The prediction has a mean pLDDT of 81. Predicted 3D model of a 74-nucleotide RNA (transfer RNA) from a Deltaproteobacteria bacterium. The source organism's lineage runs through Bacteria, Pseudomonadati, Myxococcota and Myxococcia.
[in-house]
RNA sequence: GCGCCGUUAGCUCAGCUGGAUAGAGCAACUGGCUUCGAACCAGUAGGUCGGGCGUUCGAGUCGCUCACGGCGCG
Numbered sequence: 001g002c003g004c005c006g007u008u009a010g011c012u013c014a015g016c017u018g019g020a021u022a023g024a025g026c027a028a029c030u031g032g033c034u035u036c037g038a039a040c041c042a043g044u045a046g047g048u049c050g051g052g053c054g055u056u057c058g059a060g061u062c063g064c065u066c067a068c069g070g071c072g073c074g
Stems, first nucleotide, its partner, number of pairs: 001073007010026004019057001028044005050066005
């Protein structure tokens, strides 16, 4: 330098062929239970979907570009 893959909640990851309220588990917090905890049960909060631009009535999803990480080639 070239190619491919990845980037979504604090962490690990789903998200089909673009359709609309963005999800799960763990962690956190609140309540229940308990003598107090743990476990268990119920609930709550948490996201500019890596940045920018574009296509579209509509983008996490498509295109271009940049950044970061991984693998391969030269």